[in-house]
Molecule: SAM riboswitch aptamer (S box leader)
Organism: Microlunatus sp. Gsoil 973
RNA sequence: AGCUCAUCCAGAGGGGGCGAGGGAACGGCCCGAUGAUCCCCCGGCAACCAGCUCGAGCGAUUCCCGUCGACCGAGCAAGGUGCCAACUCCGACUCCCACGAAAGCCGUGGGAGAAAGAUGAUGA
Repeated sequence: AGCUCAUCCAGAGGGGGCGAGGGAACGGCCCGAUGAUCCCCCGGCAACCAGCUCGAGCGAUUCCCGUCGACCGAGCAAGGUGCCAACUCCGACUCCCACGAAAGCCGUGGGAGAAAGAUGAUGA
C1' cells in the first nucleotide's frame, strides 16, 4: 500500500512565507492578488488509539471485604495521529414517497441504502 472495522449534519483563531490556482476525480456550485490552496510558528478543536476517574452488569479469585480482567456508558486531560470555509460543499448509482391531469418517460422535493473519498486502528 491493500484488506478489515469504526466515524464523518457539531466543533476549532492569529501571525509569517510563497505567488496561482484550489475545494480528491467528473458535473455543478463556491473559495482565491482584500493573497486562496500549500508550508512554518503560536493557538485551538476533540474523531480514533493510548492514559486517568466514575458507574452498571459479566468472568476469575476470596470465607468475606476486596483484587484482577474484558466489555459498555459518562467524564477529565490533550500523549500519538488527525482536524481548524461551505453537511464528506451538493450531486451521481439503487429503492421508496410526494407533486407536476393519468401511465410511461422526464423534472422537482424528501427519505433510506450503496459506491467513491477522508481520518483512525490493525497491518505488509